[in-house]
This is a predicted structure of a 677-nucleotide part of an RNA (large-subunit ribosomal RNA, domain II) from an Opitutales bacterium.
The organism belongs to Opitutales, within Bacteria.
Its mean pLDDT, the model's own confidence on a scale to 100, is 86.
The RNAcentral record of the full RNA draws on ENA.
Context: one part of a larger RNA
This record gives sequence, structure tokens and C1' cells, in this order.
RNA sequence: GCCUAGGAGUUAUUGUAUGUAGCAGCUUAAGUUGUUAAGCAACGGAGGCAUAAGGAAACUGAGUCUGAAUAGGGCGAAAGUUGCAUGCAAUAGACCCGAAGCGUAGGUGAUCUAUCCAUGGCCAGGUUGAAGCUUUGGUAAAACAAAGUGGAGGACCGAACCCACGUAUCUUGAGAAAUGCGGGGAUGAGCUGUGGAUCGGAGUGAAAGGCUAAUCAAACCACGCUAUAGCUGGUUCUUUCCGAAAUAUAUUUAGGUAUAGCGUCAUGUGCUGAUGUUCGGGGGUAGAGCACUGAAAAGGCUAGGGCCCAUACCCGGGUACCAACCCUUACCAAACUCCGAAUACCGAACAAUGUAGCAUGGCAGUCAGACUACGGGGGAUAAUCUCCGUUGUCGAGAGGGAAACAACCCAGACCACCAAUUAAGGUCCCUAAUUAAUGCUAAGUGGUAAAGGAUGUGGAUUUUCACAGACAAUAGGGAUGUUGGCUUAGAGGCAGCCACCAUUUAAACAGUGCGUAAUAGCUGACCUAUCGAGAGAAUCUGCGCCGAAGAUGAUCGGGACUAAGCAUUAAACCGAAAUUGUGGGUCCGGCAUUUGCCGGACGGUAGGAAAGUAUUCUAACGAGGUUGAAGUCGGACCGCGAGGUCCGGUGGACUUUUUAGAAGUGAAAAUCUAGGC
Repeated sequence: GCCUAGGAGUUAUUGUAUGUAGCAGCUUAAGUUGUUAAGCAACGGAGGCAUAAGGAAACUGAGUCUGAAUAGGGCGAAAGUUGCAUGCAAUAGACCCGAAGCGUAGGUGAUCUAUCCAUGGCCAGGUUGAAGCUUUGGUAAAACAAAGUGGAGGACCGAACCCACGUAUCUUGAGAAAUGCGGGGAUGAGCUGUGGAUCGGAGUGAAAGGCUAAUCAAACCACGCUAUAGCUGGUUCUUUCCGAAAUAUAUUUAGGUAUAGCGUCAUGUGCUGAUGUUCGGGGGUAGAGCACUGAAAAGGCUAGGGCCCAUACCCGGGUACCAACCCUUACCAAACUCCGAAUACCGAACAAUGUAGCAUGGCAGUCAGACUACGGGGGAUAAUCUCCGUUGUCGAGAGGGAAACAACCCAGACCACCAAUUAAGGUCCCUAAUUAAUGCUAAGUGGUAAAGGAUGUGGAUUUUCACAGACAAUAGGGAUGUUGGCUUAGAGGCAGCCACCAUUUAAACAGUGCGUAAUAGCUGACCUAUCGAGAGAAUCUGCGCCGAAGAUGAUCGGGACUAAGCAUUAAACCGAAAUUGUGGGUCCGGCAUUUGCCGGACGGUAGGAAAGUAUUCUAACGAGGUUGAAGUCGGACCGCGAGGUCCGGUGGACUUUUUAGAAGUGAAAAUCUAGGC
């Protein structure tokens, strides 16, 4: 893991609600008697509920209390009760399994291990050579020195023995701690045999919370005990109807609970509901504004101040400084408002029998919500971020589209169909379905992105010049007073300052740029010729270009596409569980009422309600069975389904319809339990 079997809302009492039965006041409990005796019947009225309430009470009474009140107001004034069944609650183990733990004047353990006691045992071999002693030297005597002797040591090296520092293997092992190769101690605080002592808040501990029988921050066993678990997991047949919530308030409360909200069922009410129209309301949001409160720019006017001048003092003058009030112009505000919507909200009338509403009662579940759009707070006008508000969807919603994709777009699945029409979205191939017209794009833009940049290209508009010849190009001219004056070493169009005239002209600047020390030189403006028709400057706008860097090989879903891209049109088609068609099912309503016809509804988690199916046993009346029961295998049929019936095989002795009753009443899950493989 699979198979088979087991496996979870029970029982008692009390209360409450609904249904149903008896009685109308209801009812017995213990017990007693009888009997056909695990039962039933009779008796038993003790007691309980009801029959009157109000008040703290005295008390009064269909009323009473409050009150001065004959007012007002509060609570009252309509039938119950006892069984049975079901829902729910309370008390009990209370749907089942699950702690870590706590307690017991209950017990068992030191054959493991810790320490201790008693009595025994063990430590190959080699090395070093302490004290002491002897001799000699030495000294006044000692000290001291040397040689010898001697054999000390938690001494040295190293087996047994003990340990466990490193590493490898093993790691469903040979082994619930080992094996291999190395390592440490090895006469000592050594190792070890046997017997004995100390134990559960206790022992023992060279101390690690270590060890106390593979168990230790309090052993093991039994009992309290089904401890408790606001926590996790599991909770077994079918179909039908309706169908939530993830909010408010409170909480030693925040993953729990209570009440309300939202669901369902019953009873009642009867148009009250959603919604629409008309009318009447209050508002201070969006916007706007600057009249207040603040913020804040420029100018003017001009108090006050600063600075400068002047001044013995008093006066006074200036001001490209700062600046109030006031004026002009232009702005800002969630906690500003002289103003001020749309919506929303409240009320009235009318319509509205529905998607309903309202009231009372039974039973719930929900209190972790998510994203999208819009209005906001927090954050960084970040987040699949967070917190509110108003919708939608998911949650609890399948189907089609978005390549794939809870929350986006379309659309709400009773069942069947090899029928039809559409939605979103699509129609070159993958892949169902397309053609036509007018333009645009050349970037594979399409098929990511900004500031900014650019004779990309299409459209529209304005304006200037132009056959009296424009724009571009080429050729020629581009002069004189004069080197204008000043300045300057110089300043001659061209360092700088001032002025910028006049003449000859087709035109030519008191000079546009380069250049020189200054001149010179080149060039431009300007004019003419050649040429012969458009040329230039702007504004708005469509589609493009650059800006544009990422890590394994790229990408629009792919192939591919110059349309099969983009824009504007036209006409088709495809496309869903939508809609329609045909047939069928269930529920509700209307009409007929014997079958029927018409209309409507039928996605669904938590959850509420309803109707059924099967299993075991019991009662009653029956039925089947060796001419083959149950069980089991196969087939056919019936039922929406749980399931049922029949036939055949196998099997070899019991089984069961119907109507009721009673439950150890339905398994795929619980790291479920037992057994098997």
C1' cells in the first nucleotide's frame, strides 16, 4: 500500500417548541391487589400543572400599582393538561480518537548504572635510578664533593586489562552505538569477581542536570480516569426545495463566545416591499472661490524700520534695502467658505401580488475573506501591500473568451438530442469561420516604456518671395570722401568707445565672419548675368524612428505574415451548458376538475426543511423451501436515485412479503484498530 472485518450524536432526567392522541380541568408517584406473570389490568389524588392578577408589602381584586387624582402611564383580564414522536438546550464521559501533565499514609525496582561497605583477584617485558647507607676526599668539627650501594615514583616505554581522541565503513546495520586503522592510561584518585547498603521531590553524583534496568528538569506499575483539550483529525445510504456569512457591539477578547445582522421552517398579517413617476425636504461633498482663517508671487502707493547725506539741538534730504494696511494683477488649503451640484438619504401621493414586505416562534451556520472598478487614509499618488466606503465577481459558479490564468469580458448548467440563432471573442495554417472598399505604416512598427532628439512620411492651416524671372547653383561686380572721429605703440570695416553721414551707382554696410603687429588677403550682405517654375518659414495633426543593457536558445500561443499590421466603412460567417426547437422529469400557480391544458421555477459550500431506500431484531396475519432456502457468480428488466424483481449456474437448509414497532442501522479517509497478503 491493498483486501476482509470493526469503527463515531447514544442513554437517563429536567425544560422548551412543533406534530399527534386522550380528556375538558388534566394527571397520577411510591405502593397495594388481581392475573393467563420479565407483562398486563384495577386501585392509589400524596403531589404537580391549570383555574387571577397587581404590588416590596400590608392589601385589594378583573383589576391592581404609582399618584392628591375619577388624570396619564406600567403590568394584567381569550384553555388547559397528560402520554407518545421529533428538533434543541441543561446536567451527566455526552459524537469518536488524541496530550504534555497533576494526585494517592498505593506499590515495584541499585541483576544496568552512581557512590559506599565487606571479602577476594589482576597488572608480560624493558627503562630511569630519589632518600638512606658504605668507602674515599674534605673540614677545627660540620657542611660539601666523588665513587659504590640502594630501589623511591598518581616516574618513563610498552602487552594483558581499562578507556574512547581522530577517521573510514555500517547507518530498512552482523550490531537500538558495532567493526577496521591509528590513539590515551597501564603500581594507581588503577582495573576487576562475589556478597551487601542507599530511591522517586528521593537516592547517588571528581557536577554533565549526569545516572537510578535501551526510560530521567523528577523512574516504572496500578488507581483517581473515558483527567481536561476555546486545539488538530475523523464522523458511514439516496433524492427534492430554499440557501448564508467572513459585519456591528461586548469580551484577560482577538483562530473562542454572547446578542444583533444575513439563512431556513412554521403560523399570522394582507399591499405595506424592491422599483418607477410626480411633489416636498435638510445638507456643505465634487467643483469653484478668496468674503473669513491661514499660506503665498509681482508691481504700485506708503506707515514703520535699516543704510547714506546733513546736523550743537529741533527740523530735514536721499534710497535699485526690509516691509504692515490699502490698490492692481495672478494663485493655494482634509481640519478655509461669499458659493455650490450630480448622486445618495428622508417624507407624501399614485402605480407595483413580487426579486416581495412585516410580526411572532423553532433550528441554524457565519465573526481569518479575496480580487476588480470607483472615492479616500497609511506607504514612496511602491507592492498579488495595508485600512475604510460604494458596486461586481469568486467564495458557494460549471460553460465560452483572455495561449495557459479563483476574483477580468460574455453567460448563471433540471435531463436528453449527430437540430437552429446568437454573446464576448474571432474568421491564412495549427483551429470552427471572410470577402469587398478607402487610406496609413516600411519600423517585423504591429508583437513592452519616459524625458528628450531628428529635412522619416501622410493630412490640414497660416504666411513670405516668384515669368516685371523667385529659391538653389555658376560667373562677374562688391566703389568714393575715408585710414570716419576718439582711444592707442599701432587701431586702416572687423581690441574697445561714439556716431553711423554723404557721393558715384545696376548694387555695394562708417561693414557678417575668417585673417594681420597694424596693413594686406579671403568671404558675406547687396547688385547684374546665365537658368526657367515653383521656392522658403511656421502651426496643428495621423502613423512611424532613436532613446531601449542580464544572466542555459529564441519567440507575436507557434508556424508564418508587408498584411494575415493600423484606421474608417460595408456585407457575411464561426462561436457557449446563453436563447430557440423536439421529447422527458420534479415542484408551484391558474383553469378545468377523472385522465389534462396553460404559465412559472429547478447552479450551489456552511446550514435549514421535506420525502424515501437498505440492514438487524420483535409482533400480527400470511407465504416459500431437498421438485432445492440463505449466500454467491452471470444475464435481463424496473426505479431520478438509495435500491428492487425475474431467469440460469453454484450451494445444500432455512428464508421472508405486507402492516407496524425497536435500533449496537449504511465507511474511503481518523499518521484509525485487528488479521491477511